This is a predicted structure of a 366-nucleotide RNA (Bacterial RNase P class A) from a Candidatus Rokuibacteriota bacterium. Its mean pLDDT, the model's own confidence on a scale to 100, is 76.
[in-house]
RNA sequence: AGAGAAGAUCGGACGGUCGCCGGCCGUGGCAACACGGCGGGAGGAAAGUCCGGGCUCCGCAGGGCAGGGUGCUGGCUAACGGCCAGGGGGGGCAACCCCACGGAAAGUGCCACAGAAACAUACCGCCGCCGCAAGGCUGGUAAGGGUGAAACGGUGAGGUAAGAGCUCACCAGCGGCGCGGGUGACCGCGUCGGCUAGGCAAACCCCACCCGGAGCAAGGCCAAAUAGGAGAGCGAUCGGACGGCCCGUCCGUGCUCUCGGGUAAGGCCGCUCGAGACGCCGGGUAACCGGCGUCCUAGAGAAAUGACCGUCGCCCUGGGUCACAUGCUCGGGGGACAGGACCCGGCUUACAGAUCCUCUCUGGCG
Numbered sequence: 001a002g003a004g005a006a007g008a009u010c011g012g013a014c015g016g017u018c019g020c021c022g023g024c025c026g027u028g029g030c031a032a033c034a035c036g037g038c039g040g041g042a043g044g045a046a047a048g049u050c051c052g053g054g055c056u057c058c059g060c061a062g063g064g065c066a067g068g069g070u071g072c073u074g075g076c077u078a079a080c081g082g083c084c085a086g087g088g089g090g091g092g093c094a095a096c097c098c099c100a101c102g103g104a105a106a107g108u109g110c111c112a113c114a115g116a117a118a119c120a121u122a123c124c125g126c127c128g129c130c131g132c133a134a135g136g137c138u139g140g141u142a143a144g145g146g147u148g149a150a151a152c153g154g155u156g157a158g159g160u161a162a163g164a165g166c167u168c169a170c171c172a173g174c175g176g177c178g179c180g181g182g183u184g185a186c187c188g189c190g191u192c193g194g195c196u197a198g199g200c201a202a203a204c205c206c207c208a209c210c211c212g213g214a215g216c217a218a219g220g221c222c223a224a225a226u227a228g229g230a231g232a233g234c235g236a237u238c239g240g241a242c243g244g245c246c247c248g249u250c251c252g253u254g255c256u257c258u259c260g261g262g263u264a265a266g267g268c269c270g271c272u273c274g275a276g277a278c279g280c281c282g283g284g285u286a287a288c289c290g291g292c293g294u295c296c297u298a299g300a301g302a303a304a305u306g307a308c309c310g311u312c313g314c315c316c317u318g319g320g321u322c323a324c325a326u327g328c329u330c331g332g333g334g335g336a337c338a339g340g341a342c343c344c345g346g347c348u349u350a351c352a353g354a355u356c357c358u359c360u361c362u363g364g365c366g
Stems, first nucleotide, its partner, number of pairs: 001362005007356004012312007020041002023038006043337001047348002050346005055215004062247004067211005072086005087101001088099004102206002107204002109200003123145002125141003128137003153171006172196002174193008219269004229259006238252004276295008314334008
């Protein structure tokens, strides 16, 4: 200097004019409200609604089935399908990145096409027999070739009619036994065994663990009004409370149809101080935990924080000056993704531009 990898921050600032929302205080007012003063007023994703909770209600939320979710190990957390650190597998020269990562020996199922054959076999070929040859025969073979994503482990030697783990040596995988390291997933070493017939469970399934339901349009309070009405039918082997079913527990008269009557979508709460933010110290590889100190940072209710002007700053571009670069100056253009609605912890997606830090590889110089 170039090409990469991981992490973090910002993503406009200042001033003026006018206009909004809410809080606190003061004055006036019965109140509605008006005036004045002092503070505050969107995001890193507020988005998607994919997960987990806090909170609210269902009398308790009991047992089981069905259903759903997760899936290596150990930690963190209120919890999670999240995060951190490891193990194994894969990609990359590397820094690093990815994994839907329990079980194929419980069972069922699939592997199209091609190919002889995809839980099993012989198309070509090699060997044997007949034949001058072409070729034929019926046997042997799976080492060579072809097909394919994948074809009875690989290399070498022996052996054979030709071959084959048929035998042997070494290697790979698998299994048994033993030793060592590690909390563990696993890793390493030694020894024995010719055992070598695969893959797919983001196929059904089996195994382990977890899961009441509904959701702020949850749910409370106040105000207002009426007729707590009439008839018929079915009910205790009933109706209801629990997302479906069964058992259990509890409550009770309930359900359907017809006729008739009242109110009307109003106000307040829930609604923001919280598993909170920032700084420092300690522990821990880390996620994170503990301690001390400081701070209060929207609560709208058809939905408020906006508009205009000026200056500066950032990016792109044209010109001028300087030999060039840098710097200075003049002009033009541009500023991303995008806005709460009960509140948090995550994940995923979108994002013009700018900055900081660490690491890897290549080349050059010292």
The organism belongs to Candidatus Rokuibacteriota, within Bacteria.
Of the family's consensus pairs, 95% are formed in the model.